[in-house]
RNA sequence: UGAAGGGGUCAGACAGCCGCUCCGCUGCCGUUGGCAACGGGGAGGAAAGUCCGGGCUCCACAGGGCAGGGUGCCAGGUAACACCUGGGGGCGCGGCUGGCGACGGCCGCGUCACGGAAAGUGCCGCAGAAAAUAUACCGCCCAGCACCUAAUUUCUCGGUGCCGAGCGGCUCAUUCCGGAAUCCCGGGAACGCGGGUUUUUCGAUUGAGGCGUCUUCGCAUCGAAAAAUUAGGUGCUGGGUAAGGGUGAAAAGGUGCGGUAAGAGCGCACCGCGCUUGCGGUAACGCAAGUGGCAGGGCAAACCCCACCCGGAGCAAGACCAAAUAGGGAUCCAUGGGCGUGGCCCGCGCCGGAUCCGGGUAGGUCGCUUGAGGCCUGUGGCGACACAGGUCCCAGAUGAAUGGCUGUCCACGACAGAACCCGGCUUAUCGACCGCUUCACCCC
RNA sequence: GCUCAUGUAGCUCAGUCGGUAGAGCACAUCCUUGGUAAGGAUGAGGUCACCGGUUCAAGUCCGGUCAUGAGCU
Repeated sequence: UGAAGGGGUCAGACAGCCGCUCCGCUGCCGUUGGCAACGGGGAGGAAAGUCCGGGCUCCACAGGGCAGGGUGCCAGGUAACACCUGGGGGCGCGGCUGGCGACGGCCGCGUCACGGAAAGUGCCGCAGAAAAUAUACCGCCCAGCACCUAAUUUCUCGGUGCCGAGCGGCUCAUUCCGGAAUCCCGGGAACGCGGGUUUUUCGAUUGAGGCGUCUUCGCAUCGAAAAAUUAGGUGCUGGGUAAGGGUGAAAAGGUGCGGUAAGAGCGCACCGCGCUUGCGGUAACGCAAGUGGCAGGGCAAACCCCACCCGGAGCAAGACCAAAUAGGGAUCCAUGGGCGUGGCCCGCGCCGGAUCCGGGUAGGUCGCUUGAGGCCUGUGGCGACACAGGUCCCAGAUGAAUGGCUGUCCACGACAGAACCCGGCUUAUCGACCGCUUCACCCC
Repeated sequence: GCUCAUGUAGCUCAGUCGGUAGAGCACAUCCUUGGUAAGGAUGAGGUCACCGGUUCAAGUCCGGUCAUGAGCU
């Protein structure tokens, strides 16, 4: 210097002339008043909206309760308040900062109708699996069943190949094997009797060699069919789960690590939350420690519960004086007359005159402006405010005043007009001036 | 001055305990009729007077503003 926020003061200024209204005083007159002169006062910060709170007046009222209405963090101020002051807490934004993260700390600004959702009732549309006794759509995991695919194994069948086993011939050898023949010995009534011998021959046993056979087995390979196991997939069923997806304004604590079949406060650490204790503070509340694996999401400007407050109406409230006319009451006079009742009289009622009384209308007066008042100083208080002293009187109309003209000057003048009064709030408003706080720029 | 009530479609009115604002008349198009009316079918038309707040959500609940109407001498 500029911008923003918030507080206070003013609300075109000056001069002249002519008016309006109220008060005081003086004079005059036809004296509840009127006129004139002089002096003094004369719209607002909102006089508005009539949204709160009080004073005042009348009505009602023992006290208490119900109904109804209002207020709602704490403390204070006040006559009172849905007002003001100070403090607390929540929420939002910005800056700095700590942490892997959930989230936290400090500072500044703004904002909040801010008791209770664990007394009860109710509502939460649509969407979504589920909107409050939790639940399970997709997904993830486990088990069972069915099907499909692949691999492996087993069994069966077939083809091809292999002679390894088995089987069949052949050759050779083997045997304390068996039969026959030759020869010898013995016995006998009879011989299919007994013993021995060498050679030959036959058979058998065992071993070796080699050949054949794949209508025996086995092996290799190929193909077909079946079964089993393993792995994967699909579907169904039964469970587990609440990590993830998705819906919503809102999803049943969050983050990280561990853990688990998959998961989960399931476990641990931290964050948030609840509870208990201690400390600080008048209090709202804050801080610290311990503890609970975490329960009950939102709405009370929904009903409601709790605490506290409130009687109703409003100056067109209300009070006083009081004309004419009409009506009412009391006393006195006349009781002569008229009318009604009645056949007639008395009686009774109405009509008459005078005086007085009361209600009430027009009208007038009061309420009406000296008041929770303004200004200055001092004291107490962080402050709202309170107290003390001094000083001032500052609209009061009732068809209802505060205006008009001229001149000069400037930034060219907004919203708007008292009606019993006051304290607030809200709304409308051209601008000017003076402090305060914060931020930006420049200079020293 | 004081005290109350109301405001939703062009008009007259509903809208409960907060959850996509409706009805009658009027209007537009079509059907019906030789034509009109009546009738039938379909449709359009709303700043819920305005501003803010509470709530996930306001015609509705709360506060404020505006307009209109009524009563009290």
Predicted 3D model of RNase P RNA and transfer RNA as a complex of 517 nucleotides. It holds a member of the Rfam family "Bacterial RNase P class A". It is annotated as a ribozyme. Rfam links the family to the GO terms dimeric ribonuclease P complex, tRNA processing and ribonuclease P activity. The prediction has a mean pLDDT of 78.